[in-house]
C1' cells in the first nucleotide's frame, strides 16, 4: 500500500427493516450472630460517527475514525 472483518450497558456478546436484549459487575431487599453462598430487585444505551434510503434503520448504502487479520513490499 490492497482486500476482508468488527465497533450495541462498566465487562463478555446476541439482535438481519416494526418497543433495545442477556450474562457478570452494580443498587436495595431477604436470608445469616456476622460474612459467603442463595433468593428476589434497581439502576445504567447519542447502538464508534457524518450523511443518504424507506411509512420505519442497531441492521441496508456511501464518507470517516478507531481495531484485528489475511496478502505485498
Nucleotide at each position: 500500500g490492497u482486500c476482508u472483518a468488527a465497533a450495541u450497558a462498566g465487562c463478555u456478546c446476541a439482535g438481519u427493516g416494526g418497543u433495545a436484549g442477556a450474562g457478570c459487575a452494580u443498587u436495595a431487599g431477604g436470608u445469616u450472630g456476622a460474612a459467603a453462598a442463595c433468593c428476589u430487585u434497581u439502576g445504567g444505551g447519542u447502538c464508534a460517527u457524518g450523511a443518504g434510503u424507506u411509512c420505519a434503520a442497531a441492521u441496508c448504502u456511501c464518507g470517516u475514525u478507531u481495531u484485528a487479520g489475511a496478502c505485498a513490499c
This is a predicted structure of a 73-nucleotide RNA (transfer RNA) from Sheathia arcuata. The sequence is in RNAcentral, with records from ENA. It matches the Rfam family "tRNA". By type it is a transfer RNA. About the family: Transfer RNA (tRNA) molecules are approximately 80 nucleotides in length. The prediction has a mean pLDDT of 82. Taxonomically the source falls in Sheathia (Eukaryota, Florideophyceae, Batrachospermales, Batrachospermaceae). It is recorded under the gene name tRNA-Phe.